[in-house]
Context: one part of a larger RNA
RNA sequence: CUGGGCGUAAAGCGUGCGCAGGCGGUUCGGAAAAGAAAGAUGUGAAAUCCCGGAAACGCUUUGAACUGCAUUUUUUUUAACUACCGAGCUAGAGUGUGUCAGAGGGAGAGUGGAAUUCCGCGAUAGUAGCAGUGAAAUGCGUAGAUAUGCGGAGGAACACCGAUGGCGAAGGCGGCCUCCUGGGAUAACACUGACGCUCAUGCACGAAAGCGUGGGGGAGCAAACAGGAUUAGAUACCCUGGUAGUCCACGCCCUAAACGAUGUCAACUAGCUGUUGGGAGCCCCAGGCCUUGGUAGCGCAACUAACGCGUGAAGUUGACCGCCUGGGAAAUACAGUCACCAAGAUUAAAACUC
Repeated sequence: CUGGGCGUAAAGCGUGCGCAGGCGGUUCGGAAAAGAAAGAUGUGAAAUCCCGGAAACGCUUUGAACUGCAUUUUUUUUAACUACCGAGCUAGAGUGUGUCAGAGGGAGAGUGGAAUUCCGCGAUAGUAGCAGUGAAAUGCGUAGAUAUGCGGAGGAACACCGAUGGCGAAGGCGGCCUCCUGGGAUAACACUGACGCUCAUGCACGAAAGCGUGGGGGAGCAAACAGGAUUAGAUACCCUGGUAGUCCACGCCCUAAACGAUGUCAACUAGCUGUUGGGAGCCCCAGGCCUUGGUAGCGCAACUAACGCGUGAAGUUGACCGCCUGGGAAAUACAGUCACCAAGAUUAAAACUC
C1' cells in the first nucleotide's frame, strides 16, 4: 500500500455556511457512442513450464502462462443502464396562507425586589466581646465593634416558578418591560418543478483563562502575595486579609473531558411507559383513541470483545467528507502559515529506545 476500522482499545475536524469536486427522484422522445458490455487485431524479452527428437548434458520446435496495455480520423458489434440534448411529472427540496410554543440573538442614559459590603443617624437604649476552627491563632473591637432600627451609596447576580422542561448549528441562553431580528413545529390547500445531498481549499461563529486601549468600573468572590495554623517539613489542604481578574465598551486570542468521548444526509426494520409542542374528529368523556415534531426511561430481533446499543441505533443499506495504522521520544525539533503586543495556535518528523 492493501485489507480492516473510528461510543469506551489508535481513530468523527468544536460548530455551521459553502465554490470546485463526488453523488443524485420520476416519465417520454432524440442523437451519438464518452463511460459500460462482448469480440477482433497488435503487443505481452529471455530464462522457466508443456510437447517432440531412444536417453543424460546440450540443442531445436510448438504451445501455454503472465489474463495487462494499445487501437477514439487507420477495429467491429450492442444501445438496456450512466452521462449528453429536448419536453414533461410531483413522491425530494422550496415558496405562499392560517395557527402555535420557546432562558434563540441584538439594543435600551428602560425598570424591580431580596441579599452582601460600605457610609450616616438613633435614646448611646446596650456593654465587651465579635469573627473563625477539628482545636486555635492571626484579624476586627473601649477612637464603642458584633447585634438591632431607619436612611443613603454602589456594583454584581437574578431565590421561588424551575422540571429526565424549553430554545439554539455548536459555544451557549434564565428577574420584568419595550424595540429590532433569526430559526422551528403544525393544518389544509395553492404554487415552483429536482431547484437536491455532501463538501478538500475557503469564510463565519466559537466557554473559560489570557492580551491590548497605563479606556471605564470595582459590591462580593478571588490566582499571585502577606500573615496565622497544621506538620518532621508544608513553597499545600484549614483560617484572617488581599491585588490582577471576574463586570462594561472596542479590538485580539481560537483553545477545552468544545462529550452523546457516537460526522452530515436519506431509506427501511417489534413494541411499552413518561414528558413537551401542534392538529383533527370519534367514543363507553376524572379521561381514552388517532396523527405529527422534539425530549427521556425500558425492551424484541439484529449488532457488539464485552459493557452495552436498540425506529433519535452502535441494526440493515446507500451518498459524501474527516480521521487511525505498536508504546515512548512527541501537546516535541526544524520549517511553513496564523497571531505578529505577547501568551502562543496549527501542520508535523527523526536519531535513539522497548